[in-house]
Context: one part of a larger RNA
């Protein structure tokens, strides 16, 4: 390459949209590109290979056959795949009514709390630890009463709950995307998806605010043989806001996406039918999310209709460890790096 795998041993892209390409529902009827069949011409000799001779044997040389698994030509079949036409609805979509939800975006706004400032009321303390110190207080702090100012963040409600790839939680409007149900419709419009493009947590980048708590550097006080720490007092970038970057993660279900198929209990969230004794009933049927468990499947744990069971479509991936996600070359980026991505060399 072949083959074999990819939850935990090496391996699923963080995620979606989507270009070529790959594949692609039911039926009818045509067509012959692929498919089959048969015939004609080629397909050098040599070599392979069956059969015979020749050198006393072989090797090796000859003599005839098969083969040359293919290409073209042509004559035919139509069952599958392909092309044409016409038809359906089971896939997929549209509209219309509705249902639930931290889903996304802007803009208003509410109270707890915490700080700081101002005024009172009072006076030797406070604060922190295992213990203590540094810190702050008679220039009146901590406590406490009433006010003002600011940012952040949003208890309680809250749940193996919800909605989403990151992730989302206070209230109201507005705007927008997605799911699920049921009708009616369109009539295969579909899955995947190399490239390519959006979007993608914290951190860090730039420019402008902002700045209340919190807190990398950092000081300084403890601990400690020491202590660039684990406490502790303080602190600045950050964290918030706008807009531009950056492109990563144990980005996890360490499990790609899509469809079909194969026992059953239980819980929960949200939909619909349906009967009657109208109930905290009762039987069913969709979408979700947990728990166990048959049959299989795994190396074992487990995993089991939300499969890691049985299949099929396509696409990313991997091939002993260590050098290495490095080097160096390319693309990206202001940078930080990022992303493709090796070998010497060892064992």
């Nucleotide at each position: 390459c072949u083959g074999g795998g990819c939850g935990u041993a090496a391996a699923g892209c963080g995620u979606g949209c989507g270009u070529a390409g790959g594949c692609g529902g039911u039926u009818a009827u045509u067509u012959a590109a692929g498919u089959c069949a048969g015939a004609u011409g080629u397909g050098a000799a040599a070599u392979c290979c069956c059969g015979g001779g020749g050198c006393u044997c072989a090797a090796c040389c000859u003599c005839g056959g098969a083969a040359c698994u293919g290409c073209a030509u042509u004559u035919g079949a139509a069952a599958c795949u392909g092309g044409g036409u016409g038809a359906c609805u089971a896939g997929a979509g549209u509209u219309u009514u509705g249902u639930a939800g931290a889903a996304g975006g802007u803009g208003g706004u509410g109270g707890a709390a915490u700080u700081u400032c101002c005024a009172g009321u009072g006076u030797a303390g406070c604060g922190g630890u295992g213990a203590a110190a540094u810190g702050c207080g008679u220039a009146g702090a901590g406590a406490u009463u009433a006010g003002a100012a600011a940012g952040a963040a949003c208890a309680u409600c809250a749940g193996u709950g919800g909605c989403g790839a990151u992730g989302c939680g206070g209230c109201c409007a507005c705007c927008u995307g997605g799911a699920c149900a049921a009708a009616a419709c369109u009539g295969a419009c579909g899955c995947u998806g190399a490239g390519g493009c959006a979007c993608g947590a914290a951190a860090g980048c730039g420019u402008g605010g902002g700045g209340a708590g919190c807190a990398a550097a950092c000081a300084g006080g403890a601990u400690u043989a020491g202590a660039u720490a684990c406490c502790c007092u303080g602190g600045u970038a950050g964290u918030c806001c706008a807009c531009g970057c950056c492109g990563u993660a144990a980005a996890c279900g360490a499990u790609g996406u899509c469809a079909a198929c194969u026992a059953g209990c239980u819980g929960u969230c949200u939909g619909u039918g349906c009967a009657c004794u109208u109930g905290a009933u009762g039987c069913g049927u969709g979408g979700g999310u947990a728990g166990c468990g048959u049959a299989g499947c795994u190396a074992a744990c487990g995993c089991g209709a939300u499969a890691a069971g049985u299949u099929g479509a396509c696409c990313g991936c991997c091939u002993g460890g260590g050098g290495a996600g490095u080097a160096c070359g390319g693309c990206c980026g202001c940078a930080a790096g990022g992303u493709u991505a090796a070998a010497a060399c060892u064992c």

The part of an RNA shown here (small-subunit ribosomal RNA, central domain) has 347 nucleotides and comes from an uncultured bacterium. It matches the Rfam family "Bacterial small subunit ribosomal RNA". RNAcentral holds the full RNA, with entries from ENA, Greengenes and SILVA. Model confidence (mean pLDDT): 87 of 100.